[in-house]
Context: one part of a larger RNA
């Protein structure tokens, strides 16, 4: 100096409380240990592994098994030799790689060769083998926590201290007073984007108030720049005003004006460092280590097993509900190997036809909510596994191993034990849309969007984490 203490003092945070909704029970989906397996490829393991890498394992992918092949090797290249093609229709062995057949079958030229291409040889190859404890890059977490430090000065023999401490505020080392200190950096705050209001500009595809025209209807038409949007610019908030308390900083009001008050709501931004923290399997990169095999090509198996344990999600158990008709409203986003209006056919999954749209133009396209009828507390008209049947689709191919879709079948489950978790407002709760990967899909997953739309917070005793001061230490 720092670490810790079941020392102290001051502070704060979904950390306690208050509250609203969940996890543990039940069937399912998905990780993970575990067993099992030829092989169940490898990494992640307290917060900081377990819907994680993976934003798509049927073949491929894929690295693992087992089988059948290769050896300059599947790509890339240098020398040197040989060659004239390469390529390859079809056919035949084969599981397949591949081997055989072998129809067509080279260009430029200064004739010296060159281009291309396939053999032989010979130099590099190859490796998803190991070392994250040799490394870089990158990421977690502490923690968006208010910290971390430097120059000069002083102080002490020094280590090393002051600054950075004390009162005050603050979300904050934020700021203001004091002060052997005076300054400054990284971090804080700002400056970015984003929303919430207004003014301008601009009006297509987007809009329709006025005038006109047309429709069964509908901004459809003509037109018009008003609104609404759309995307450019500028305004606007800053404790600026007022009124208490305060030296100040600030603090506070059912203030006041305002779209918006005290950081307005969101988001990107991650300070020195800590954990030998994670990652040689994105990638690089040092040693090591295989080279007729640890490379590489196929065919098929497996990553999907299944007595059990855990994690995290889905549906649920009901009437604030389950079913049947009826009706209305969204943002963000996709779309040509695409998204399709319409129209037939089917019960559906979907097929067959047809239009529009490369899209503010066409299309994908809401659901909870409302109105109405049933149902009347039961394992039910609840709940929907699971198992038969018959089907669609998407692929070379759905047995091992898709998704869906219609018929029967209807299990468990009647609110879940210690304990545990998530939220402070358009926020928990609930409802559904889109999207990426994608042929399809095991998506109840991750990211996003809007409908609808609450309850609590006395307070900080005490759990847990963090933050300054101070204190004790036999710890470094």
């Nucleotide at each position: 100096u720092g670490a810790c203490g079941g020392g102290g003092g001051c502070c704060c945070g979904c950390a306690c409380a208050a509250g609203c909704g969940g996890a543990g029970g039940a069937a399912c989906a998905u990780g993970u240990g575990g067993u099992u397996u030829a092989a169940u490829u490898c990494g992640a393991u307290g917060a900081u592994a377990c819907g994680c890498g993976a934003g798509g394992a049927a073949c491929c992918u894929u690295a693992c098994c087992c089988g059948g092949g290769c050896u300059u090797g599947a790509a890339u290249u240098g020398c040197a030799g040989a060659g004239g093609a390469a390529a390859g229709a079809u056919c035949c062995a084969g599981a397949g790689a591949u081997g055989g057949u072998g129809a067509u079958g080279c260009c430029c030229u200064u004739c010296g060769g060159g281009g291309u291409c396939u053999c032989u040889g010979u130099g590099a190859a190859g490796g998803u083998g190991c070392u994250g404890c040799a490394u870089g890059g990158u990421u977690g977490u502490c923690g968006u926590c208010a910290g971390c430090u430097c120059g000069u000065g002083c102080c002490g023999u020094g280590a090393g201290g002051u600054g950075u401490c004390g009162g005050c505020u603050u979300a904050a080392g934020u700021g203001c007073c004091a002060u052997a200190a005076c300054g400054a950096g990284c971090g804080c705050a700002a400056c970015c984007c984003u929303u919430a209001u207004c003014u301008u500009u601009a009006g297509u595809u987007a809009c329709u108030a006025a005038c006109a025209g047309g429709u069964c209807a509908u901004g459809c038409u003509g037109a018009g720049g008003a609104c609404u949007c759309u995307a450019g610019a500028g305004a606007g908030a800053c404790u600026g005003c007022c009124g208490u308390c305060g030296u100040a900083a600030g603090a506070u009001g059912u203030g006041a004006g305002g779209a918006a008050g005290g950081u307005g709501g969101g988001g990107a931004u991650g300070a020195c460092g800590u954990c030998a923290a994670a990652u040689c399997a994105g990638c690089a990169c040092g040693g090591c280590c295989c080279u007729u095999a640890c490379g590489u090509c196929c065919g098929g198996g497996g990553c999907u097993a299944c007595a059990c344990a855990c994690g995290u999600g889905u549906u649920a158990c009901a009437a604030u509900g389950g079913g049947g008709g009826g009706u209305a409203c969204a943002g963000a986003g996709g779309g040509c190997c695409g998204c399709u209006a319409c129209c037939a056919c089917g019960c559906g999954a979907g097929u067959g036809g047809a239009u529009g749209c490369c899209a503010a133009u066409c299309c994908c396209a809401a659901a909870a909510a409302c109105c109405u009828c049933u149902c009347u507390c039961a394992g039910u008209u609840c709940g929907g596994a699971c198992u038969g049947g018959a089907g669609u689709c998407u692929g070379c191919a759905a047995c091992c191993c898709g998704a869906c879709u219609c018929c029967a079948c209807g299990a468990a489950g009647c609110u879940g034990g210690a304990u545990u978790c998530g939220c402070u407002a358009g926020u928990a709760a609930u409802c559904g849309c889109g999207c990426a990967u994608c042929a399809g899909c095991c998506a109840c997953g991750g990211c996003g969007c809007g409908g609808u739309g609450a309850a609590u917070a006395c307070g900080u005793u005490c759990c847990c984490g963090g933050g300054c001061c101070u204190u004790g230490u036999a710890c470094a």